[in-house]
Molecule: c-di-AMP riboswitch aptamer (ydaO/yuaA leader)
Organism: uncultured bacterium
RNA sequence: CCGUCUCAAUCGCCGAAUCCUGCACCGCAGGAACGGGGGACCCGAUCUUCGGGGCGCAUCGCUUCUCAAGCGUAGGACACUCUUCCGUCCGAGCCCGUCAGCUAACCUCGUAGGCGCGUGGAAGAGGAGUG
Repeated sequence: CCGUCUCAAUCGCCGAAUCCUGCACCGCAGGAACGGGGGACCCGAUCUUCGGGGCGCAUCGCUUCUCAAGCGUAGGACACUCUUCCGUCCGAGCCCGUCAGCUAACCUCGUAGGCGCGUGGAAGAGGAGUG
C1' cells in the first nucleotide's frame, strides 16, 4: 500500500413497535404518539362441521408421490419523496375457540422481534441541506 474477514460505534432496513414522566427506582405505574380488535341505527348479507374468524405483503395454482419439495403467481421490500425502466430478494408464521359484516358513542389490546454496513442501479420531477 492492496485485499479479505471479524468486532464496536454511527447510520440505516423490515415492522405499529417510538418518545416522555413519576415512584417506594434496574422494577412498577402512567402519558403522548403510532398500530390492532370488539361494538348501533342505516346499509349489506342468506349462511350456520365441508365450522367460522383475526394479525400479516405472505394469496392462489400446477407438478411430484421423491409427503416435503419444486416451478410459478396475487401481493410486498430494497438509505430524501414520487413516477418510470432494469436488477436482487420475500411470497412466512402465529392467534381466537363455536363466536364476531359495516359500524357513531363506547370498550379493549400491542409498543416486539429480526437484519445490514456505500447503502441495488439509471432517468425525470419535487423537496431539503450546505457553500